This is a predicted structure of a 357-nucleotide part of an RNA (large-subunit ribosomal RNA, domain IV) from a Verrucomicrobiia bacterium. RNAcentral holds the full RNA, with entries from ENA.
Context: one part of a larger RNA
RNA sequence: CUUCGAUUAAGGAACUCUGCAAAUUGGCACCGUAACUUAGGGAGAAGGUGUGCCCCCAUGUGGUGACGAACCCUCGCGGUUCCGAGCUGAAGGGGGUCGCAGUGAAAUGGGUCUAGCGACUGUUUACCAAAAACACAGGUCUCUGCAAACGCGUAAGCGGAAGUAUAGGGGCUGACGCCUGCCCGGUGCCGGAAGGUUAAGGGGAUUUGUUAGGAGCAAUCCGAAGCUUUGAACCGAAGCCCCGGUGAACGGCGGCCGUAACUAUAACGGUCCUAAGGUAGCGAAAUUCCUUGGCGGGUAAGUUCCGUCCUGCACGAAUGGCGUAACGACUGGACCACUGUCUCAAUCGAAGACUCA
Repeated sequence: CUUCGAUUAAGGAACUCUGCAAAUUGGCACCGUAACUUAGGGAGAAGGUGUGCCCCCAUGUGGUGACGAACCCUCGCGGUUCCGAGCUGAAGGGGGUCGCAGUGAAAUGGGUCUAGCGACUGUUUACCAAAAACACAGGUCUCUGCAAACGCGUAAGCGGAAGUAUAGGGGCUGACGCCUGCCCGGUGCCGGAAGGUUAAGGGGAUUUGUUAGGAGCAAUCCGAAGCUUUGAACCGAAGCCCCGGUGAACGGCGGCCGUAACUAUAACGGUCCUAAGGUAGCGAAAUUCCUUGGCGGGUAAGUUCCGUCCUGCACGAAUGGCGUAACGACUGGACCACUGUCUCAAUCGAAGACUCA
């Protein structure tokens, strides 16, 4: 010097990203216990008092229940009742006694206030993340009539389910309370079928090519029938176009200018654009760039925190909005208690490190 353990004057978080770590608290009995609340809770809230040993009250009280007695009978190691010895545990009242200290050791909650997030108990990155992430009851949309939808498999078949719409699958949301606004133009989905478009296929024009009896002196051209080939009209579904519906479907939810008898502001008006222009609630927020926004609170001093304002760069209603008791090894802030975290270091114990063998 390192690790583990122990103690420390005065101060007491000044340490530090952070009270990380450590310390404090701690059992039992009694007293006492707030806001809030879903009336269960919060709560061991908080806070306080007591605690050893000896004697007495005490022939007291609780438990057990011998011996004995009475009665009954199925006559036994039987049953019921009375008496109550002995043994034994706890509590109370009074008195005394020792120490600094009596849950004397050991084991054994620190507490309070406040904000955010998530309702909760649960689940998770085996080996850097336990959370605000996942799940969750509850809500809602949608599919599915049973040989169900859906999933696995080439199939047979199996799951769904030995279930049957109060059931099962899928999506989103996530207890509870109050609520959940406007837009269907685009995309999706559902419905519609008049018209447009449209495949294979059907159809087969005085259609096309080939073959070639024939025509021609010939190159070659023409070329009936037949076979074969080609193939225009025309007839052909769903789909798409089209018509309508649908947002707890994917999603979206404006700009400029003017206006009130101080000023400022604009309930009001004009205009452009849109499918419609953000309602309630919330708001510098896990969202605010400017920004350490302004004001207030807490501190001697506060980029954090709490309250409020609204100028929301760029909240907003089941990609849910706003609240909310209880809960949380969650995250931020404040206070009390407590401490070697620190001012600032010291000492002790154990094991190493170092030297020699």

The organism belongs to Verrucomicrobiia, within Bacteria. Its mean pLDDT, the model's own confidence on a scale to 100, is 84.